Context: one part of a larger RNA
RNA sequence: AAGUAACGAUAAAACGGGUGAAAAACCCGUUCGCCGGAAGACCAAGGUUUCCUGUCCAACGUUAAUCGGGGCAGGGUGAGUCGGCCCCUAAGGCGAGGCUGAAAAGCGUAGUCGAUGGGAAACGGGUUAAUAUUCCCGUACUUGGAUAAACUGCGAUGUGGGGACGGAGCAGGUUAGGUUAGCGUGCUGUUGGACAUGCACGUUUAAGUUGGUAGGUGGGGUGCUUAGGCAAAUCCGGGCACCUAUUAAACACUGAGAGAUGAUGACGAGACGCUACGGCGUUGAAGUAACUGAUACCAUACUUCCAGGAAAAGCCACUAAGCGUCAGGUUUAUCUAAACCGUACUGAAAACCGACACAGGUGGUCAGGUAGAGAAUACUCAGGCGCUU
Numbered sequence: 001a002a003g004u005a006a007c008g009a010u011a012a013a014a015c016g017g018g019u020g021a022a023a024a025a026c027c028c029g030u031u032c033g034c035c036g037g038a039a040g041a042c043c044a045a046g047g048u049u050u051c052c053u054g055u056c057c058a059a060c061g062u063u064a065a066u067c068g069g070g071g072c073a074g075g076g077u078g079a080g081u082c083g084g085c086c087c088c089u090a091a092g093g094c095g096a097g098g099c100u101g102a103a104a105a106g107c108g109u110a111g112u113c114g115a116u117g118g119g120a121a122a123c124g125g126g127u128u129a130a131u132a133u134u135c136c137c138g139u140a141c142u143u144g145g146a147u148a149a150a151c152u153g154c155g156a157u158g159u160g161g162g163g164a165c166g167g168a169g170c171a172g173g174u175u176a177g178g179u180u181a182g183c184g185u186g187c188u189g190u191u192g193g194a195c196a197u198g199c200a201c202g203u204u205u206a207a208g209u210u211g212g213u214a215g216g217u218g219g220g221g222u223g224c225u226u227a228g229g230c231a232a233a234u235c236c237g238g239g240c241a242c243c244u245a246u247u248a249a250a251c252a253c254u255g256a257g258a259g260a261u262g263a264u265g266a267c268g269a270g271a272c273g274c275u276a277c278g279g280c281g282u283u284g285a286a287g288u289a290a291c292u293g294a295u296a297c298c299a300u301a302c303u304u305c306c307a308g309g310a311a312a313a314g315c316c317a318c319u320a321a322g323c324g325u326c327a328g329g330u331u332u333a334u335c336u337a338a339a340c341c342g343u344a345c346u347g348a349a350a351a352c353c354g355a356c357a358c359a360g361g362u363g364g365u366c367a368g369g370u371a372g373a374g375a376a377u378a379c380u381c382a383g384g385c386g387c388u389u
Base pairs, nucleotide, nucleotide: 013031014030015029016028017027018026032386033385034384035383040366041365042364043363046346047345050344051075052074053073054072055071056070060068061067080141081140082342083341084340086119087118088117092113093112094111098107099106100105122139123138124137125136126135142338143337144336145335146334147333148332149331150330151329152328153323154322158318159317160316161315166305167304168303169302172298173297174296177292178291179290180289181288182203183202184201185200186199187198204266205265208261209260210259215254216253217252218251219244220243221242222241223240224239225238226237228236229235267287270283271282272281273280274279306309352361353360368380369379370378371377
C1' cells in the first nucleotide's frame, strides 16, 4: 500500500420471548422467503465415532458465539429370516504330478481360490436421548438333528433333466399410487354473503395361510423295444403299437391379482386428565364405493431380428459298488438347534475424492398435487433449508 481488497453462489429476512458478561447469527414462538425428479427419503462405496447427552469457548469456524461436524467427560450399534461368512461357479489367479528353461523362472493337467452372478426362510405395530425387518407385542416361515407313528427299495464324486439367460417392439390383464363421492369428528371469523349444496382434518392396516383366477407354455397317457448318454439304469434320448384329443377342450406345468382369513387385533382425527411444559396417561368415531391409473407385477411371457446371446452348485430322477426289513426314503407330530462378523452416523455432502466447513466430481432405489405429451417447465404436499459476517 491499508484498516484497502476479501469474508466462497443475489434462496431473504422481520419481530417478540428465553439464556447469557455480552445475542443480527444459539433456543422457543409468529410471520416472510427458497428447494420440492430435490436443496426430500432410503441403500452401495468411501469415511471411522463425525451419532446422543452433559459441560467448556483458549485454538478451530473467513465476523461474534451462550452455538458447532471444535475441546473434555459419559453413553450408544442387540438378527435362524437383512448383508456377509457358508454352498456354487465366471473372467482371472495359484497350481501336486508334468512340459520347457543355464538358472531365476515360464506355461499348465487334476485340483484349489475367486462375485460384480446362481443358491432356504419375516411381516405389521410399538418402543430409545441415541438401535431396530435385530429389542418388545402380535402373527408367520425355513433348514438341519433327535424321538415316535404310518407307509416303503434305498443308495454317488457317476448319468440325465433342470437351473439357463441376447437386442428391439407391441397388445392385454392387474396392482401401487391418485382423485372424487359417501361416512366420521370439528368449525362458522373484522368488511358483502354464509349452519350449507360451505370449510378443515381423517377415512390406514403387512407377511403368512387358503384357493388357483385373467393369462402363458406343452397335445396328453399306457405298453413294448433299443447300435446313444465312456460301466449300469426302470431315468433321458431313438423306434414301434394302442388309447384319447385335435380349429378347441381335457390333462400337466406355470401364473399376477382379487376375495376370505390374519384382524372382536393394531393404528386412528380428536376428547379428557396430569405436567417438571420436554411430554405422560386414559379413551377412541368413521375406517366404504366409484373413477382414473403406471416406467411396477404377470413377463426369463408374446411377436420379431441376426451378430444367435455364461458356468457350476443347490433341486428332481436314474442306477453302480453296496445294504438287506436293519440302515435308508416319504409323510405327520413333538422336542431341539440355527454359531461367528457387520449393524451408530454421514452418504449430490461441512463427515467421500478435490491441501479448505472448496459454486467442482460421486453408482443405485422411491417419485405426491395443479397445469402439461412429459422424470420438461412453473407453482406447491411431506420433508428440508435461508447457503457462518